The part of an RNA shown here (small-subunit ribosomal RNA, central domain) has 346 nucleotides and comes from a metagenome. RNAcentral holds the full RNA, with entries from SILVA.
Context: one part of a larger RNA
RNA sequence: UUGGGUUUAAAGGGUGCGCAGGCGGCGCAGCGAGUCAGUGGUGAAAUCCUGCCGCUCAACGGAAGGUCUGCCAUUGAUACUGUUGCGCUUGAGUGCGGUUGAGGCAGGUGGAAUGUGCAGUGUAGCGGUGAAAUGCAUAGAUAUUGCACAGAACGCCGAUUGCGGAGGCAGCUUGCCAAGCCGCGACUGACGCUGAGGCACGAAAGCGUGGGGAUCGAACAGGAUUAGAUACCCUGGUAGUCCACGCCGUAAACGAUGCUCACUCGCUGUUUGCGAUAGACAGCAAGCGGCUGAGCGAAAGCAAUAAGUGAGCCACCUGGGGAGUACGAUCGCAAGGUUGAAACUC
Numbered sequence: 001u002u003g004g005g006u007u008u009a010a011a012g013g014g015u016g017c018g019c020a021g022g023c024g025g026c027g028c029a030g031c032g033a034g035u036c037a038g039u040g041g042u043g044a045a046a047u048c049c050u051g052c053c054g055c056u057c058a059a060c061g062g063a064a065g066g067u068c069u070g071c072c073a074u075u076g077a078u079a080c081u082g083u084u085g086c087g088c089u090u091g092a093g094u095g096c097g098g099u100u101g102a103g104g105c106a107g108g109u110g111g112a113a114u115g116u117g118c119a120g121u122g123u124a125g126c127g128g129u130g131a132a133a134u135g136c137a138u139a140g141a142u143a144u145u146g147c148a149c150a151g152a153a154c155g156c157c158g159a160u161u162g163c164g165g166a167g168g169c170a171g172c173u174u175g176c177c178a179a180g181c182c183g184c185g186a187c188u189g190a191c192g193c194u195g196a197g198g199c200a201c202g203a204a205a206g207c208g209u210g211g212g213g214a215u216c217g218a219a220c221a222g223g224a225u226u227a228g229a230u231a232c233c234c235u236g237g238u239a240g241u242c243c244a245c246g247c248c249g250u251a252a253a254c255g256a257u258g259c260u261c262a263c264u265c266g267c268u269g270u271u272u273g274c275g276a277u278a279g280a281c282a283g284c285a286a287g288c289g290g291c292u293g294a295g296c297g298a299a300a301g302c303a304a305u306a307a308g309u310g311a312g313c314c315a316c317c318u319g320g321g322g323a324g325u326a327c328g329a330u331c332g333c334a335a336g337g338u339u340g341a342a343a344c345u346c
Base pairs, nucleotide, nucleotide: 004317005316006315007300008299012314014201015200016199017198021194022193023192025088026087027086028085029084030083031082033081034080035077036076037075038074039073040072041071042070048066049065050064053061091191092188093187094186095184096183097182098181099180103177104176105175106174107173108172109171110154114150115149116148117147118146119145120144121143125136126135162169163168206247207246208245209244210243211242216240220236221235222234223233258313259312260311261310262309263308266291267290268289269288270287271286272285273284274283295302296301319346320345321344328339329338330337331336
């Protein structure tokens, strides 16, 4: 490179936006670049192929034609691709009406619990474990009642639910922002799909500066356990966990399944909307689930939310270890990230 692949064997980029590039709906007309056909020129020789002659044969020599899959010129064809013009509405978008939700940001606010402080009652234990001990407690603990303060998280509802591009999102309420879905079919008229680079977002942990610090809790200390116990269990406990701003840019960032479009046997649950009705079904659309058939698959399984049948574009894989290491480059305050080998070995 070709071929073959990427749920689980190696392999889908964490996610989106998007420049270049690749690909692209229906009708009519023009052009004739690609494309196709004819003709001419050129495509050195040798080599190669074919025929003939000489030679016992071959090498070798001579003559003619072909080939060199190409290029140039010219004449023509116009289905397809391209290009130009005109038109269209089903793709895409806009508008109008409606609707749903833990979608995002900012503010306000609520109760339960926990801890701390003060006060009351009250007295000898509490706590913890497999059993204990460390620990707390007569300086009055634990328990209980009242008040105050603090920070963090939101029980029931709650779901096999919903929303979001992914990460993710849950007390209540207000404001602002954004997307989806349904109906109407008014408007634009291919404005589309994908997307190397690029840009933005991106859990947790971690980093910087400043705050905050109730709970939990790496490190650490002590008590146990044990042969030991740098652990599992217990008592404490710093960073952190929370907030603001700025970094980091990684995850089993998972559906281990890239995005978009079309097509393909049935059953069933559920969310939201439409529509219909006296009302409930049936029906349609967009989601979220379960089962099963064809088909696919190495099987497990997938099965209209495909891993089925096709189309377009991107990313990635090529035996195990060495190694996501070394070196270089680049980003970062650092931690480290990204890119990413080889020797050697099986």

Notes: The coordinates come from a structure-prediction model, not an experiment, and the mean pLDDT is 84.